Background
A computed fold for a 75-nucleotide RNA from a Desulfobulbaceae bacterium, annotated as c-di-GMP-I-GGC riboswitch aptamer. It was read from a public genome assembly, where an Rfam model found it. Rfam family: c-di-GMP-I-GGC riboswitch aptamer. Gene Ontology term of the family: cyclic-di-GMP binding. The source organism's lineage runs through Bacteria, Pseudomonadati, Thermodesulfobacteriota, Desulfobulbales and Desulfobulbaceae. Its mean pLDDT, the model's own confidence on a scale to 100, is 83.

Order: sequence, then structure tokens, then C1' cells
RNA sequence: CCAGAAAAAGCCAAACCUGCCGCAAGACAGGGACGGAAAACCACGGGUCUUUCCCAGACAGCCGGGUUGCCUUGA
Repeated sequence: CCAGAAAAAGCCAAACCUGCCGCAAGACAGGGACGGAAAACCACGGGUCUUUCCCAGACAGCCGGGUUGCCUUGA
């Protein structure tokens, strides 16, 4: 640097439920596991969604891009 998740140590956590914040999309905490090899972070581009549709906002587990990282094979 590329690749991979067979092994090993581990990691994250969909839907749903409860609480709480928000007009809402949705976020946070607990429970819970559909899945993930970056399902870690970043709203830069596209896309979808919300709105008080002028604004403004949400989604990184929608796609692309950027940055960083554990283990292992190879160079």
C1' cells in the first nucleotide's frame, strides 16, 4: 500500500418498545438484534424526507467523495 473477515480479540446496532427533546423529518438514553469489514467521523456533490414549504432543518445503516482505525494474508 492492496485485499480479506476463514481464525482470534473485539466493535457497532435495523425494526420494534419505553422515556425524553423537536411543528416535523428525526436526535438522545435504556431495552432489543435486521444486519455491517469501516454501519467510525465529515453535509463537499447527488438523492430522499420534514417544514412555519421565504427561510430553515433531517438522513453518513441511500449513492459518491474526504479523513482516521483493530486483526490477518500478500507485496